A computed fold for a 101-nucleotide RNA from Salipaludibacillus agaradhaerens, annotated as c-di-GMP-I riboswitch aptamer. Its Rfam family is "c-di-GMP-I riboswitch aptamer". From the family's description: GEMM was predicted in a large-scale screen for bacterial structured RNA regulatory elements. Its mean pLDDT, the model's own confidence on a scale to 100, is 77.
RNA sequence: UCUAGUCAACGGCAAAUCUAUUGAAAAAUAGAGACGCAAAGUUACAGGUCUAAGGAGAGUUAAAGGGGUUUACCUCUCUCUAUGAUGGCUGAACUGCCUAG
Numbered sequence: 001u002c003u004a005g006u007c008a009a010c011g012g013c014a015a016a017u018c019u020a021u022u023g024a025a026a027a028a029u030a031g032a033g034a035c036g037c038a039a040a041g042u043u044a045c046a047g048g049u050c051u052a053a054g055g056a057g058a059g060u061u062a063a064a065g066g067g068g069u070u071u072a073c074c075u076c077u078c079u080c081u082a083u084g085a086u087g088g089c090u091g092a093a094c095u096g097c098c099u100a101g
Base pairs, nucleotide, nucleotide: 002101003100004099005098012037013036017032018031019030020029021028022027035088041094042093043092045091046090047089048086049085050084054081055080056079057078058077065076066075067074068073
């Protein structure tokens, strides 16, 4: 330097949940807490996923869809769209401990 990550060793990070704050929301931050993680370190470049404030469209006696339920009734408007978010979704880039070869 390259490859590998199972045996150790020093350690590291922190899921769900709860509290507080920010936010339209998704979610994020801090504290508690550990499901797990050999990059669960950093980076939104590509894809996927989540949200829809704003914008666009349709509608108002409806259709479609969702939920509840007494199974034939009730109720909710809906669709599209990141510039937002997600690195513990995948890929990619950069950096790094230990051991073995």